[in-house]
Context: one part of a larger RNA
RNA sequence: UAUGCUUGUCUCAAAGAUUAAGCCAUGCAUGUCUAAGCACAUACCUUAACACGGUGAAGCUGCGAAUGGCUCAUUAGAUCGGCUAUUAUUUAUUAGAUCAUACCAAGUUACUUGGAUAACUGUGGUAAUUCUAGAGCUAAUACAUGCGACACGGCUCCGACCUUCGGGGAAGAGCGAGUUUAUUAGAUCAAAACCAAUCGGGCCUCGGCUCGAGAGUUGGUGACUCUGGAUAACUUCGAUCUGAUCGCAGGGCCUUGCGCCGGCGACGUAUCUUUCAAGUGUCCGCCCUAUCAACUUUCGUCGGUAAGUGACCUGCUUACCGAGGUUGUGACGGGUAACGGGGAAUCAGGGUUCGAUUCCGGAGAGGGAGCAUGAGAAACGGCUACCACAUCCAAGGAAGGCAGCAGGCGCGCAAAUUACCCACUCCUGACACGGGGAGGUAGUGACGAAAAAUAACAAUACGGGACUCUUACGAGGCCCCGUAAUUGGAAUGAGUACACUUUAAAUCCUUUAACGAGGAUCUAUUGGAGGGCAAGUCUGGUGCCAGCAGCCGCGGUAAUUCCAGCUCCAAUAGCGUAUAUU
Numbered sequence: 001u002a003u004g005c006u007u008g009u010c011u012c013a014a015a016g017a018u019u020a021a022g023c024c025a026u027g028c029a030u031g032u033c034u035a036a037g038c039a040c041a042u043a044c045c046u047u048a049a050c051a052c053g054g055u056g057a058a059g060c061u062g063c064g065a066a067u068g069g070c071u072c073a074u075u076a077g078a079u080c081g082g083c084u085a086u087u088a089u090u091u092a093u094u095a096g097a098u099c100a101u102a103c104c105a106a107g108u109u110a111c112u113u114g115g116a117u118a119a120c121u122g123u124g125g126u127a128a129u130u131c132u133a134g135a136g137c138u139a140a141u142a143c144a145u146g147c148g149a150c151a152c153g154g155c156u157c158c159g160a161c162c163u164u165c166g167g168g169g170a171a172g173a174g175c176g177a178g179u180u181u182a183u184u185a186g187a188u189c190a191a192a193a194c195c196a197a198u199c200g201g202g203c204c205u206c207g208g209c210u211c212g213a214g215a216g217u218u219g220g221u222g223a224c225u226c227u228g229g230a231u232a233a234c235u236u237c238g239a240u241c242u243g244a245u246c247g248c249a250g251g252g253c254c255u256u257g258c259g260c261c262g263g264c265g266a267c268g269u270a271u272c273u274u275u276c277a278a279g280u281g282u283c284c285g286c287c288c289u290a291u292c293a294a295c296u297u298u299c300g301u302c303g304g305u306a307a308g309u310g311a312c313c314u315g316c317u318u319a320c321c322g323a324g325g326u327u328g329u330g331a332c333g334g335g336u337a338a339c340g341g342g343g344a345a346u347c348a349g350g351g352u353u354c355g356a357u358u359c360c361g362g363a364g365a366g367g368g369a370g371c372a373u374g375a376g377a378a379a380c381g382g383c384u385a386c387c388a389c390a391u392c393c394a395a396g397g398a399a400g401g402c403a404g405c406a407g408g409c410g411c412g413c414a415a416a417u418u419a420c421c422c423a424c425u426c427c428u429g430a431c432a433c434g435g436g437g438a439g440g441u442a443g444u445g446a447c448g449a450a451a452a453a454u455a456a457c458a459a460u461a462c463g464g465g466a467c468u469c470u471u472a473c474g475a476g477g478c479c480c481c482g483u484a485a486u487u488g489g490a491a492u493g494a495g496u497a498c499a500c501u502u503u504a505a506a507u508c509c510u511u512u513a514a515c516g517a518g519g520a521u522c523u524a525u526u527g528g529a530g531g532g533c534a535a536g537u538c539u540g541g542u543g544c545c546a547g548c549a550g551c552c553g554c555g556g557u558a559a560u561u562c563c564a565g566c567u568c569c570a571a572u573a574g575c576g577u578a579u580a581u582u
Stems, first nucleotide, its partner, number of pairs: 001578005009451001011449002015444001016411001022409003026406003031063002037060002043055003061430001070364003080285003084281003089278002095273004109244001113144002120136002123133003154175004161168002176241002178235001180233005198213006219226001243267001245266004251261003254257001287335003294326003301323008339361003343354004366387002369384003389400001391398002417442001419441003425438001426436003457488003460484006467476003493522001495515002497512001499511001525571005530552002536566001538565004547554002
């Protein structure tokens, strides 16, 4: 694990893994809106009103759908575990920062630009689908386009012209972040002296002499071609960013205007860091097998150079070049009723066996392959082919993927309800509000585990034991034990059940009125009774037959072993059997 017999209470609780990663009818399992993207459904409310306003179906837009759940087919240095690396990489979201620089030819938009499209209306097609065509409208944080205001000054080039050759210098070009290419600074073992200039003192004959002082180099690492700085340019027409968006509150200034200024948020954009992750590596570690000894390599095997691809390292791919790389310390091949680990069982120590299964990692969605979208998928409750299955059809066509939750068939020794709910835990969305077969709750459930009823007491009658007395026969009660289809009242739940509680609503449990026990029929079983091994040499039947017996053995007419009755023993709401394992 399965199965047989039995089963009163109560609490937990595994459960179509093994065989077929076999096939599936039906239903559900992923959707989502705030004050804050878009309202012209008059659909509804409000209203005197067909105004405004509020709610708001449908639809556009945004986000999610790559999480979760299921299964274990593949897979043997693969996965996985521990250890490390990413100075070789990507990262929606979260959090913290930052985001004055756009324009350059013809012209009045910057208080706000352009053209569509859905829902809607109406006309239709097909046997049929979550199929859609033609026509007519109308929105944006969809798709596009694209200014203005304020911004001092400085720097780098170029250098007309002037010059006492020391220098001065108009005009002009460029200068945000990001991309691409190239160049460049980024110093360091001291101290002193010398030359020239500058500055500050002193002396002074205004010529000088003397004394003193000072001088720059971002940040980080063990390590950068890192970060940051500078220069010259580049910037793809399938364009890179620099807000033509939304809500709430309504304030201030006079120049009183269709004026100007201003607050708190929402959403969005780019860059840096962070977070959540992810991708690739390093070292060590795995079962059986030699009736597997050589394997790999012009179809990349091992290395080099270059280019391409890729988020990045890399034979990842291609071209050229070299001939390497693994192996008796078992390569390569084969097997595995092999996903790996945390773990489980057994156990003195050491070991042996198991691990499909709730946590972590991997892989997969009938089998292979390919892809678009996207921050993220080589996604399957997405698409496209092929193969295998298989559904509807009016025969032209159309649709499909339960190893999600239920459920069905099949397979088998072998496994539950087509239930209720988002109240809990959490996830997700535009979200305090929706959704969630994730999950929770019931149902089935002797997988398994914990607790624990099936009687207790007294009197009487017998039997017995210590104790006291005694002639050792017996007697006694302030002592007990046992046996009685004797008698007695007390206790209580199993069950039935008003009510509360429980709960999303219930159920169960816990509380609890009222019923509810004498052969307390409200009846405990399963196996055994020769030994191992606790317990009969009792009775009837059978007669080497029927049968029992794990093993030894029993049975041939007195069976301690078979079939029964009685009695007894063991464990007990459980016990036996088969199998695997220690």